Record summary: A computed fold for a 507-nucleotide part of an RNA from a Thermoguttaceae bacterium, annotated as small-subunit ribosomal RNA, 5' domain.

[in-house]
Context: one part of a larger RNA
RNA sequence: GAAUGAACGUUGGCGGCGUGGAUUAGGCAUGCAAGUCGUGCGGAAAGGCCCUUCGGGGUACUCGAGCGGCGGAAGGGAGAGUAACGCGUGGAUUAUCUGCCCUCAGGACUGGGAUAGCUAGGGGAAACCCUAGGUAAUACCGGAUAACGUCUCCGGACCAAAGGUGUAAGUCCGCCUGAGGAUGAGUCCGCGUCCUAUUAGCUUGUUGGUGAGGUAACGGCUCACCAAGGCAGAGAUGGGUACGGGGUGUGAGAGCAUGACCCCGCUCACUGGGACUGAGACACUGCCCAGACACCUACGGGUGGCUGCAGUCGAGAAUCUUCGGCAAUGGGCGAAAGCCUGACCGAGCGACGCCGCGUGCGGGAUGAAGGCCUUCGGGUUGUAAACCGCUGUCGGAGGGGAGGAAAUCUUGAGGGGUACUCUCCUCAAGUUGACCUAUCCUCGGAGGAAGGACGGGCUAAGUUCGUGCCAGCAGCCGCGGUAAGACGAACCGUCCAAACGUUAUUC
Numbered sequence: 001g002a003a004u005g006a007a008c009g010u011u012g013g014c015g016g017c018g019u020g021g022a023u024u025a026g027g028c029a030u031g032c033a034a035g036u037c038g039u040g041c042g043g044a045a046a047g048g049c050c051c052u053u054c055g056g057g058g059u060a061c062u063c064g065a066g067c068g069g070c071g072g073a074a075g076g077g078a079g080a081g082u083a084a085c086g087c088g089u090g091g092a093u094u095a096u097c098u099g100c101c102c103u104c105a106g107g108a109c110u111g112g113g114a115u116a117g118c119u120a121g122g123g124g125a126a127a128c129c130c131u132a133g134g135u136a137a138u139a140c141c142g143g144a145u146a147a148c149g150u151c152u153c154c155g156g157a158c159c160a161a162a163g164g165u166g167u168a169a170g171u172c173c174g175c176c177u178g179a180g181g182a183u184g185a186g187u188c189c190g191c192g193u194c195c196u197a198u199u200a201g202c203u204u205g206u207u208g209g210u211g212a213g214g215u216a217a218c219g220g221c222u223c224a225c226c227a228a229g230g231c232a233g234a235g236a237u238g239g240g241u242a243c244g245g246g247g248u249g250u251g252a253g254a255g256c257a258u259g260a261c262c263c264c265g266c267u268c269a270c271u272g273g274g275a276c277u278g279a280g281a282c283a284c285u286g287c288c289c290a291g292a293c294a295c296c297u298a299c300g301g302g303u304g305g306c307u308g309c310a311g312u313c314g315a316g317a318a319u320c321u322u323c324g325g326c327a328a329u330g331g332g333c334g335a336a337a338g339c340c341u342g343a344c345c346g347a348g349c350g351a352c353g354c355c356g357c358g359u360g361c362g363g364g365a366u367g368a369a370g371g372c373c374u375u376c377g378g379g380u381u382g383u384a385a386a387c388c389g390c391u392g393u394c395g396g397a398g399g400g401g402a403g404g405a406a407a408u409c410u411u412g413a414g415g416g417g418u419a420c421u422c423u424c425c426u427c428a429a430g431u432u433g434a435c436c437u438a439u440c441c442u443c444g445g446a447g448g449a450a451g452g453a454c455g456g457g458c459u460a461a462g463u464u465c466g467u468g469c470c471a472g473c474a475g476c477c478g479c480g481g482u483a484a485g486a487c488g489a490a491c492c493g494u495c496c497a498a499a500c501g502u503u504a505u506u507c
Base pairs, nucleotide, nucleotide: 001507002506003505004504006503007502008501009500010499013357014356015355016354017353018352019350020349026313027312028311030310031309032308035070036069037068040067041066043063046062047061048059049058050057051056077268078267079266086193087192088191089190090189091188092187093186096185097184101181102180103179104178105177106176107175109143110142111141112140118133119132120131121130122129123128149158150157151156163173164172194240195239196238201231202230203229206228207227208226209225210224211223212222213221243265244264245263246262247258248257249256250255270291271290272289273288274287293304294303295302296301321347323346324345325344329343330341331340332339333338360390361389362388363387370381371380372379373378394448396443397442398441399440400439403436404435409430410429411428412427413426414425415424416423417422451496452495453494454493455492456477457476458475462491463490464489465488466487472479473478
């Protein structure tokens, strides 16, 4: 000099864009953060509609709960662990899987038994549970069919399905099998990846083989048996520290330091362990067990997990609102309308950072008053002020206003699928903004807007008074013991400026 997720002191007008729990991966009140589908199913408590003898009945339009499907493995957070094929880079997979999506080839026949909801009864403070009856499906299970699929001793053997909407399904939405693609994921290998030898030896599933099991898949991954190997001074093993990279800071570069925000990968989800379901998890807001902690209890027993968004306590030098909206982008479900979305988009707070703008402009000498200095003549503050003329940025008040909106959907018209109320395409009109706002016009009036550090040398800028080795200053050299340009104050000056200094850290 440059830099920072900074903090502290003094000061503080506006805006844009960023950014903000680095410490206790400490504990958490409260609300919200993952649902959706009635075009899979039986339904009817409530509402709507229709009928009614006013008792009720019907309807599936809205739809609670339930069965069922898809999604809750994404998105969001954090960096505890990890020195490792974790990451980076380049390869391998003849050793693999892949829901939804795309393309292609086929298929979708025939039967069955349950169960929740519900009804009835019962237990419990609650959480919830038990018994009996009865019911549906795109839930579940048989049989048939069976290849370019799987296995194979090449003879053969084996494996599937579901319907819905609609007047009507070849057509729309689905279902089953196979092949290919796309995407995503698993696994293996070469090379690279901090400090320590005041850590020198380490290893028994250990190293290899045969066979078996297991996995989507190779493999001591696991097991039985056999052999006695394997690693290490080019640092094994141990100890310490640490998520890795793209990048970031600095530097002429080489390098050194670093890994906040954003992106990619990994790992974690109260602590430890385990599997289930599933295309995918050993699963942040799923399950089971154990533990610590906290809460409820009728003492029998239950419930919970903010390293999601806000917020709170604690610790700390230190880090924000218990805000608005799904309008946009994206995601889940749905045929769609739509619903959900603390992702996201916005607003709020903080000079925390960078950038921009303003705090006025021109004139104005009896060089006013006051202050300070003085050799008492004067000098300086200083065109500074007053005063005169002007402007109107920003802020304030009022008004206009492009854009963030294009889609979806509805209606109408035209056309295609052989007809169609179904479905696809084109055109037109209508519909949708949480938050804002570029920019323009009007009003008013210099009005509302400057400080901080420093002034002995390094280092730009000095005088007077006070103090008297005291009080104090200080980055280094050093100042202060009666004329202090170094302490304190005043005046003046210098440098930066909505900031200026200090501290910490990096180059």
The prediction has a mean pLDDT of 84.